[in-house]
Context: one part of a larger RNA
RNA sequence: CGCAGGAUAUUUGAGAGGAGCUGUCCUUAGUACGAAAGGACCGGGAUGGACAUACCUCCGGUGCAUCGGUUGUUCCGCCAGGAGCACAGCCGGGUAGCCGCGUAUGGAAGUGAUAAACGCUGAAGGCAUCUAAGCGUGAAACAUGCCUCAAGAUUAGAUAUCCCUUGACAUUAAGUCAGUAAGGUCACUUGUAGACUACGAGUUUGAUAGGUCAGAGGUGUAAGCGUAGUAAUACGUUUAGCUGACUGAUACUAAUAGACCGAUGG
Numbered sequence: 001c002g003c004a005g006g007a008u009a010u011u012u013g014a015g016a017g018g019a020g021c022u023g024u025c026c027u028u029a030g031u032a033c034g035a036a037a038g039g040a041c042c043g044g045g046a047u048g049g050a051c052a053u054a055c056c057u058c059c060g061g062u063g064c065a066u067c068g069g070u071u072g073u074u075c076c077g078c079c080a081g082g083a084g085c086a087c088a089g090c091c092g093g094g095u096a097g098c099c100g101c102g103u104a105u106g107g108a109a110g111u112g113a114u115a116a117a118c119g120c121u122g123a124a125g126g127c128a129u130c131u132a133a134g135c136g137u138g139a140a141a142c143a144u145g146c147c148u149c150a151a152g153a154u155u156a157g158a159u160a161u162c163c164c165u166u167g168a169c170a171u172u173a174a175g176u177c178a179g180u181a182a183g184g185u186c187a188c189u190u191g192u193a194g195a196c197u198a199c200g201a202g203u204u205u206g207a208u209a210g211g212u213c214a215g216a217g218g219u220g221u222a223a224g225c226g227u228a229g230u231a232a233u234a235c236g237u238u239u240a241g242c243u244g245a246c247u248g249a250u251a252c253u254a255a256u257a258g259a260c261c262g263a264u265g266g
Base pairs, nucleotide, nucleotide: 001152005163006162007161008160009159010158011157015149016148017147018146021049022048023047024046025045026044027043033038051106052105053104054103055102059100060099061098062097066093067092068091069090070089071086072085073084074083075082076081110144111143112142117137118136119135120134164265166178167177168176169175183261184260185259186258187203188202189201190200191199208254209253210252211250212249213248214247215246217243218242219241224237225236226235227234228233
């Protein structure tokens, strides 16, 4: 821009894409078959491999604004306690998130028309013949079925709901402009979204983000003081102190003020 008014939701599915794999074991059954050796079709069940998708409850990894330990050095006047730098200084853990080595699920069944093949009826050709007329069975292939996208499918679809009949100029043309309706955008706070955009949640009639408070989870018992010891250190106060992303509450801070677009229907 189009979809012959303007919108907001919910959809149909023409069409396109994805997927499509396979082993072993048990049973049927030591049955059919076979002299024996051996050993099934068909059918039913269990459990794997590889691959794919989703997720983070469990297990594991990472986790550079988390907690602790620790070396050297500089600084905070000194002690104590800290801070900076040294690959994040090094080391041990670890929430959320993101992941796999973890968890869950999938391939199908069914249906249609068939290939090779196997048949029924059956002439030409008194027989025979699956074929010439006619009618069946039949494959991971084909069309569906399952999952995803999808009305720019210009053949532009459908359903529900909302908004309505102002003004000016021009005049007869689906005319031009202005202000509005429903609705939307800008702007701002943002995240489950994200390169930007888009998408989602909000903007005081408010829990959107931050802060604060409470908790979960993590780390592992802070500082100070006291006690014991010459001291290193230990013990008590103390399962403390600290704590990013998690959960809930709370208007304390910031979402101010506002602007713009947007129908009048052959």
Large-subunit ribosomal RNA, domain VI from a Clostridia bacterium, 266 nucleotides, folded computationally. Its mean pLDDT, the model's own confidence on a scale to 100, is 88.